[in-house]
Molecule: transfer RNA
Organism: Clostridia bacterium
RNA sequence: GGGAGUUUAGCGCAGUUGGUUAGAGCAACCGGCUCAUAACCGGUCGGUCCGCGGUUCAAGUCCGUGAACUCCCACCA
Numbered sequence: 001g002g003g004a005g006u007u008u009a010g011c012g013c014a015g016u017u018g019g020u021u022a023g024a025g026c027a028a029c030c031g032g033c034u035c036a037u038a039a040c041c042g043g044u045c046g047g048u049c050c051g052c053g054g055u056u057c058a059a060g061u062c063c064g065u066g067a068a069c070u071c072c073c074a075c076c077a
Stems, first nucleotide, its partner, number of pairs: 001073007010026002013023001019057001028044005050066005
């Protein structure tokens, strides 16, 4: 330099052909159970969906561009 992939909750992730309110798990917090802790059970909290712009009645989803990370290829000394 060329190409591909990923980016959504504190963490690892799902999200269907674009459509009513963005999700479950783990963690955290509260409660139950227990002599107590863990485990288990119930509940709560937590998000401008990487940034900017565009298309659309409507965008996490489509298009353009930028950024970060991962991988492959090429090049140089």